[in-house]
RNA sequence: GCCAAAGUAGCUCAGUUGGGAGAGCGUUAGACUGACCAUCUAAAGGUCCCUGGAGCAAUCCUGGGCUUUGGCA
Numbered sequence: 001g002c003c004a005a006a007g008u009a010g011c012u013c014a015g016u017u018g019g020g021a022g023a024g025c026g027u028u029a030g031a032c033u034g035a036c037c038a039u040c041u042a043a044a045g046g047u048c049c050c051u052g053g054a055g056c057a058a059u060c061c062u063g064g065g066c067u068u069u070g071g072c073a
Base pairs, nucleotide, nucleotide: 001072002071003070004069005068006067007066010025011024012023013022019056027043028042029041030040031039049065050064051063052062053061
C1' cells in the first nucleotide's frame, strides 16, 4: 500500500425480511443467616463508534471517516 472482519450496558456477547434494545457475569438494594459465602427477588446502568444519504421509520440499507484484528505484498 491492497483486501477482509469487527465496533451494541462496566466486561463477554446476542439481536435484526427495517418498527419491542436484550442475555450472562459484574454493581446496588432487599430477603435468607448469629455473621459471611452461596441462593432467591428487584433495580440502576445504552449517543447501538462518528457523520451524511435514501426512506413514514435505521443498531440493521448505503457514501465517507475513525479505531482494533487478520491476510497479501
The RNA shown here (transfer RNA) has 73 nucleotides and comes from Alligator mississippiensis. It is recorded under the gene name tRNA-Val-GAC-1-1. Its Rfam family is "tRNA". Rfam classes the family as a transfer RNA. Its family is annotated with triplet codon-amino acid adaptor activity in the Gene Ontology. The organism belongs to Alligator, within Eukaryota. Its mean pLDDT, the model's own confidence on a scale to 100, is 82.